This is a predicted complex of two RNAs, RNase P RNA and transfer RNA, with 414 nucleotides together.
The prediction has a mean pLDDT of 80.
[in-house]
RNA sequence: GAAGUAUUUCAUCCAGUCGCCGCCGCAAUGCUGGGGCGGAGGAAAGUCCGGGCUCCAAAGGGCAGGGUGCAGGAGAAAUUCCUGUGGGUGCGAAUCCAAGGAAAGUGCCACAGAAAAAAUACCGCCGGCUCCGCCGGCAAGGGUGAAAAGGCGAGGUAAGAGCUCACCGGAUGCGCGGCGACGCGCAUGCCUGGCAAACCCCACCCGGAGCAAGAUCGAAUAGGGGAGGUCGAGGCGGCCCGCUGACUCCCGGGUACGAUCGCUUAUGGAUCGCCGCAAGGCGGUUCUCAGAUAAAUGACUGGACACGACAGAACCCGGCUUACGAAAUGCUUCCCAU
RNA sequence: GCCGACUUAGCUCAGCAGGUAGAGCACAUCCAUGGUAAGGAUGGGGUCUCCGGUUCGAGUCCGGAAGUCGGCUCCA
Numbered sequence: 001g002a003a004g005u006a007u008u009u010c011a012u013c014c015a016g017u018c019g020c021c022g023c024c025g026c027a028a029u030g031c032u033g034g035g036g037c038g039g040a041g042g043a044a045a046g047u048c049c050g051g052g053c054u055c056c057a058a059a060g061g062g063c064a065g066g067g068u069g070c071a072g073g074a075g076a077a078a079u080u081c082c083u084g085u086g087g088g089u090g091c092g093a094a095u096c097c098a099a100g101g102a103a104a105g106u107g108c109c110a111c112a113g114a115a116a117a118a119a120u121a122c123c124g125c126c127g128g129c130u131c132c133g134c135c136g137g138c139a140a141g142g143g144u145g146a147a148a149a150g151g152c153g154a155g156g157u158a159a160g161a162g163c164u165c166a167c168c169g170g171a172u173g174c175g176c177g178g179c180g181a182c183g184c185g186c187a188u189g190c191c192u193g194g195c196a197a198a199c200c201c202c203a204c205c206c207g208g209a210g211c212a213a214g215a216u217c218g219a220a221u222a223g224g225g226g227a228g229g230u231c232g233a234g235g236c237g238g239c240c241c242g243c244u245g246a247c248u249c250c251c252g253g254g255u256a257c258g259a260u261c262g263c264u265u266a267u268g269g270a271u272c273g274c275c276g277c278a279a280g281g282c283g284g285u286u287c288u289c290a291g292a293u294a295a296a297u298g299a300c301u302g303g304a305c306a307c308g309a310c311a312g313a314a315c316c317c318g319g320c321u322u323a324c325g326a327a328a329u330g331c332u333u334c335c336c337a338u
Numbered sequence: 339g340c341c342g343a344c345u346u347a348g349c350u351c352a353g354c355a356g357g358u359a360g361a362g363c364a365c366a367u368c369c370a371u372g373g374u375a376a377g378g379a380u381g382g383g384g385u386c387u388c389c390g391g392u393u394c395g396a397g398u399c400c401g402g403a404a405g406u407c408g409g410c411u412c413c414a
Base pairs, nucleotide, nucleotide: 001334002333003332004331005330006329007328008327009326010325012304013303014302015301016300017299018298020039021038022037023036024035026033027032041310045321046320048319049318050317051316052315053210054209055208056207060241061240062239063238065206066205067204068203069202070084071083072082073081074080085099086097087096088095089094100201101200105199106198107195108194109193122142123141124138125137126136127135128134129133150168151167153165154164155163169190171188172187173186174185175184176183177182214261215260216259217258224251225250226249227248228247234244235243236242253413254412268287269286270285271284272283273282274281275280305308339410340409341408342407343406344405345404348363349362350361351360357394365381366380367379368378369377387403388402389401390400391399
């Protein structure tokens, strides 16, 4: 210098004027006037996970259904994170993995192929015979396929074959190391495809709805009609049990898209010290940081440069995913120079 | 804001337990008719919305993205 890889940070800035939303004083207390403070994001997004909160039995049992699936740790929990194990990719830094069970059972494996899983022989190889063929032995070679009954070499044999042996692979047992996933070594043997993001089995977990949840106040209207219901409606949003216990549904009607609460102090932010490889934990100090409801951040002027990407809160929080600009740092590989 | 469903030919829809994607209408050519329609025959036309993953193999199974559509507001 080039290529790559991982992580972190920022999110145009400054000044002035006029406006918008919220809160707090002041003056007025009928309208209002003026002042101070605060005012979108790393993703506010998708709504894919998990939780808080609210209501339904302060929410219970069973079945069905769904989710998760290597170990240890972190965390309120998680389809989350960290450190490792095993496997895949890469020269490497690194990165990816829904990574339990196929010897519980069922099922599938198209076409091709002899045969797709306790099976079988198309071309072959070998032996025999009554030799254009038949009988017996074999599965090493050819061929098919995504996949062919351990691989490869030697011995052995009529030809062959884990039939025997070495190495590799796999299984089982034992020993050692590790908290563990697992690793290493030794022995015995070779015998048993693949698919569980097919049904399923095993282990663990999961009640439903969602702030348009829900609570209070209030305006107007029709105390109207029909159906069902204490012989149990309706609810606990799949079903049964169990619990609850008087309303429910339809037609029709009214209306202010009413007001207040929920609403933002919370699993919070910043910073320092200690512990931990890390995720993170403990302790100290300090701060309060949008809360709208047709929905607030804008406009103008001046200045600066790197000329500004994706994008706008709507109950809150932790993650994941997706969109996207710039900068910095660590590491890796290659090239050049010294 | 919250919840749910769908995306396959020009249009409307099928598609199974994963194994070469179909139907109706439409379109093109031909037959038939004096001519047209109806009718008959033949044919063309597909990024199964997109991107990954599982698998030998994906329209189908799993995950993500995009788009379209639908439902839920007060009182009595």
Rfam match: Bacterial RNase P class A. About the family: Ribonuclease P (RNase P) is a ubiquitous endoribonuclease, found in archaea, bacteria and eukarya as well as chloroplasts and mitochondria. By type it is a ribozyme.